[in-house]
RNA sequence: CCAGACGGCCGGAUGACCGCUGUCGGCCUUCGCGCCGGCAGAGGAAAGUCCGGGCUCCACGGGAAACGCGGUGCCGGGUAACGCCCGGCGGGGGCGACCCCAGGGAAAGUGCCACAGAGAGCAGACCGCCAAACCCAGGUUGCCUUCGGGCAGCCGGGCGGCAAGGGUGAAAGGGUGCGGUAAGAGCGCACCGCGGCCUCGGUAACGAGGGCGGCAUGGCAAACCCCACCGGGAGCAAGACCAAGUAGGGACGGCUGGCCGGCGCCUAAGGCUUUAGCGAGCUUUGGGCGACCGGCAGGCGGGUUUUCCGCGCCGCCGUCCGGGUCGGUCGCGCGAGGCGCCUGGCGACAGGCGCCCAAGAGGAAUGGUCAUCCCUCGCGGGUCUUCGGACGCGCGAGGACAGAACCCGGCUUACAGGCCGUCUGGUGUU
Numbered sequence: 001c002c003a004g005a006c007g008g009c010c011g012g013a014u015g016a017c018c019g020c021u022g023u024c025g026g027c028c029u030u031c032g033c034g035c036c037g038g039c040a041g042a043g044g045a046a047a048g049u050c051c052g053g054g055c056u057c058c059a060c061g062g063g064a065a066a067c068g069c070g071g072u073g074c075c076g077g078g079u080a081a082c083g084c085c086c087g088g089c090g091g092g093g094g095c096g097a098c099c100c101c102a103g104g105g106a107a108a109g110u111g112c113c114a115c116a117g118a119g120a121g122c123a124g125a126c127c128g129c130c131a132a133a134c135c136c137a138g139g140u141u142g143c144c145u146u147c148g149g150g151c152a153g154c155c156g157g158g159c160g161g162c163a164a165g166g167g168u169g170a171a172a173g174g175g176u177g178c179g180g181u182a183a184g185a186g187c188g189c190a191c192c193g194c195g196g197c198c199u200c201g202g203u204a205a206c207g208a209g210g211g212c213g214g215c216a217u218g219g220c221a222a223a224c225c226c227c228a229c230c231g232g233g234a235g236c237a238a239g240a241c242c243a244a245g246u247a248g249g250g251a252c253g254g255c256u257g258g259c260c261g262g263c264g265c266c267u268a269a270g271g272c273u274u275u276a277g278c279g280a281g282c283u284u285u286g287g288g289c290g291a292c293c294g295g296c297a298g299g300c301g302g303g304u305u306u307u308c309c310g311c312g313c314c315g316c317c318g319u320c321c322g323g324g325u326c327g328g329u330c331g332c333g334c335g336a337g338g339c340g341c342c343u344g345g346c347g348a349c350a351g352g353c354g355c356c357c358a359a360g361a362g363g364a365a366u367g368g369u370c371a372u373c374c375c376u377c378g379c380g381g382g383u384c385u386u387c388g389g390a391c392g393c394g395c396g397a398g399g400a401c402a403g404a405a406c407c408c409g410g411c412u413u414a415c416a417g418g419c420c421g422u423c424u425g426g427u428g429u430u
Base pairs, nucleotide, nucleotide: 001426002425003424004423005422006421007420008419009418010417012373013372014371015370016369017368018367020041021040022039023038024037025036026035027034028032043401047412048411050410051409052408053407054406055235056234057233058232069231070230071229072228073227074088075087076086077085078084089103090101091100092099093098104226105225109224110223111220112219113218126166127165128162129161130160134158135157136156138155139154140153141152142151143150144149174192175191176190177189178188179187193215194213195212197210198209199208200207201206239330240329241328242327249321250320251319252318253317254316255315258296259295260294261293262292263290264289265288266287267286268285269284270283271282272281273280274279298314299313300312301311337356338355339354340353341352342351343350344349374399375398376397377396378395379394380393382391383390384389
């Protein structure tokens, strides 16, 4: 210098003018969200709302267990907690720095394995390989012959053997090599792989070594399922408080009003029971009161008008109470808070000390214009050049993703441009 890996950081600056939200102070013949002044005013993701919590309400007397549903899933640690983070292990990728993994159980059971292929789960034989053994009224050669034939070899066929090779497939019941065989095959052996066992190391996941087993049930659990662990539900439009008008509800008071029945209350007389008596209880009859109930009558309403019929509604006034709507206030900014230093730890993080207080809207403020500067890109021209480019000047364009809404810890996604640190591979010079 080129190409890369990982981690961290910034995310335009300053000023003027005009506005917006909050807060503090001041002013007034005016007390109004009025005017004046000061101060503060978006993010690394405020986003997606995917996890975990705080907080609030609802349900539940407390604890435990079982069942169902949902989630998590190598090991150890961190944390308030997590599906997050850190450090390891195993597997995979890269020359490397480093990166990726939904990474428990397939020997509890059920299910699936499309197409192709002979065979896909108690495996299978299409092409191919073999002709040792058995069979043949096949062919051929040789020998023998009593000329009928017999014997032997070879070829062919049958019955068979094999799973090495080819072929199919994502996957074909360990791999390579040697031996072995008719051909083959863990059939035998060596090494590798795999499964138990033992020893050692490690907290553990796991690793190393030894020895045994001839290989024994392939894959899929992001299919059901099994095992272990975790989990009540809803969410700031949670929730709490104050509370206008109208309508409706309740209590009390006043006024008015027909009939009947019931009910309740008051009252008079009689009877019965009880008591020494007063008195009390039950009952009958009469009278009075009551907007408490039901019915009739009556009134009102619309159905064009009248009658009839049917439907709906029916005291008025005043005072007070309670629920609730509009609206307002709180929740709502001191918190698992931030920054710095020290200590412990490989680290995530924890502890100690010191300092600081930093938006709070509610159709929703945090903005706009101008000037100067900064950065990037393009064009023109200049200087230098190791011809890759570098550095000044002028003009023009642009400055991303995105906007708090109860708060916090994570994850994921978006992002113009730029800066810093550590490391890897290559090249050049000394």